Predicted 3D model of a 470-nucleotide part of an RNA (small-subunit ribosomal RNA, 3' major domain) from an uncultured bacterium. The coordinates come from a structure-prediction model, not an experiment, and the mean pLDDT is 85. Rfam family: Bacterial small subunit ribosomal RNA. Gene Ontology terms of the family: ribosome and structural constituent of ribosome.
Context: one part of a larger RNA
RNA sequence: UGACGGGGGCCCGCACAAGCGGUGGAGCAUGUGGUUUAAUUCGAUGCAACGCGAAGAACCUUACCUAGCCCUGACAUGUCUGGAAUCUUGUAGAGAUACGAGAGUGCCUUCGGGAAUCAGAACACAGGUGCUGCAUGGCUGUCGUCAGCUCGUGUCGUGAGAUGUUGGGUUAAGUCCCGCAACGAGCGCAACCCUUUUCCUUAUUUGCCAGCACUUCGGGUGGGAACUCUAAGGAUACUGCCAGUGACAAACUGGAGGAAGGCGGGGACGACGUCAAGUCAUCAUGGCCCUUACGGCUAGGGCUACACACGUGCUACAAUGGUCGGUACAAAGGGUUGCUAACCCGCGAGGGCAUGCUAAUCUCAAAAAGCCGAUCGUAGUCCAGAUUGGAGUCUGCAACUCGACUCCAUGAAGUCGGAAUCGCUAGUAAUCGCGGAUCAGAAUGUCGCGGUGAAUACGUUCCCGGGCCU
Numbered sequence: 001u002g003a004c005g006g007g008g009g010c011c012c013g014c015a016c017a018a019g020c021g022g023u024g025g026a027g028c029a030u031g032u033g034g035u036u037u038a039a040u041u042c043g044a045u046g047c048a049a050c051g052c053g054a055a056g057a058a059c060c061u062u063a064c065c066u067a068g069c070c071c072u073g074a075c076a077u078g079u080c081u082g083g084a085a086u087c088u089u090g091u092a093g094a095g096a097u098a099c100g101a102g103a104g105u106g107c108c109u110u111c112g113g114g115a116a117u118c119a120g121a122a123c124a125c126a127g128g129u130g131c132u133g134c135a136u137g138g139c140u141g142u143c144g145u146c147a148g149c150u151c152g153u154g155u156c157g158u159g160a161g162a163u164g165u166u167g168g169g170u171u172a173a174g175u176c177c178c179g180c181a182a183c184g185a186g187c188g189c190a191a192c193c194c195u196u197u198u199c200c201u202u203a204u205u206u207g208c209c210a211g212c213a214c215u216u217c218g219g220g221u222g223g224g225a226a227c228u229c230u231a232a233g234g235a236u237a238c239u240g241c242c243a244g245u246g247a248c249a250a251a252c253u254g255g256a257g258g259a260a261g262g263c264g265g266g267g268a269c270g271a272c273g274u275c276a277a278g279u280c281a282u283c284a285u286g287g288c289c290c291u292u293a294c295g296g297c298u299a300g301g302g303c304u305a306c307a308c309a310c311g312u313g314c315u316a317c318a319a320u321g322g323u324c325g326g327u328a329c330a331a332a333g334g335g336u337u338g339c340u341a342a343c344c345c346g347c348g349a350g351g352g353c354a355u356g357c358u359a360a361u362c363u364c365a366a367a368a369a370g371c372c373g374a375u376c377g378u379a380g381u382c383c384a385g386a387u388u389g390g391a392g393u394c395u396g397c398a399a400c401u402c403g404a405c406u407c408c409a410u411g412a413a414g415u416c417g418g419a420a421u422c423g424c425u426a427g428u429a430a431u432c433g434c435g436g437a438u439c440a441g442a443a444u445g446u447c448g449c450g451g452u453g454a455a456u457a458c459g460u461u462c463c464c465g466g467g468c469c470u
Base pairs, nucleotide, nucleotide: 007470008469009468010467011466012465013464015460016459019424020423021422022421023420026315027314028313029312030311031310032309033308034306035305042053043052064301065300066299067298068297069296070295073125077124078123079121080120081119082118083117086103087102088101089100090099091098092097107114108113127290128289130288131287132286136284137283138279139278140277141275143273148187149186150185151184152183153182154163155162156161167178168177169176193267194266195265196264198235199234200233201232202231203230208224209223212222213221214220238261241255242254243253244252245251317417321376322375323374324373325372326371327370333364334363335362338357339356343352344351345350383414388409389408390407391406392405393404394403430452431451432450433449434448435447436446
């Protein structure tokens, strides 16, 4: 000077408390440990690993295992030789591959050859998801969106250093004010950016329809530019005004006006640094190692195993509910190798025919909870849906290992969960559905979207984390 203290003072945070809903018990999904295995590829491991890398393992992916093969190699550059490239096809084989048959003779040319491409030869070399994240770059997590971290000059101290940055107030904030041997400055805070909430102007199609006319009653048509919406530009909020408190300050409390009030809500944005934190398997890269193999190709298998243990989720245990019928209202997105209307067939998954749309035009698309009726009557049930049998649909060379979905049948555990533990302060929690990325197919995950819509906060003694002074 820091760090630490079951030292002190002050302060903050869903940290506790007050509440609401969960997890921990059940079944299943998924990840991990362990075990097993020829292999169950590798990494991530308190918070900050465990629905994590993986925005999607049947083959491929794929790095693992078994078997069969290759050796200038699947890929790059250079040298030489030959052939255009390319296409069709036979036999053997699990395929890689091996041995054959046929078609084809292109472009530029100074006629030497060249460009593109294929095959062969030899060598320089290629190749490695092999090791080291404790050799590294880059990127990322975390403390933490916490309010801190520093510098120049000056001053003080022999010096390490101190001061500034402490003190009195105040703030979400080292935010601002006052004071002060300090005066200034930088990185952070805030603001500038995006979005949402209100209004205005401009624009009027594919969107809209107040008034007018037609109408097959559908904004369908003529028409309109008001309204909604869309998307470009602006306006608006600043403690600006009033009162009180305060130190005549900063500011705080209340009020007016206002769509919105004191940072209006949300996002992006992460200081100096910490953890030799994570990543050599995104990529790059030093060193080391392999070079007929630790490289490469192919088929099949594995990553999907299963006495068990843990994490994260989904579905339930029911009547604020289940089932059946009728009926209403979104937002945000996707679509040409695509989304597919209407109609017909099928109980259904789906199939057939066919139309529109490169989409404010067509389409996915039915929103669901809700509301109106009917039924069930507290039961392991008309709850719950695991599991299993059978029959199918779709994608795809191919669903056996190992896909999703449908129908019929079956109908397990489960009657609200021990110790313990998690999330959330408002359009939030809870609950309800919808969409996207990845993707041939394959979400209970993830990223978004809207609908309905609460309870509680006395307070800071205590638990956890953090800041300032001592």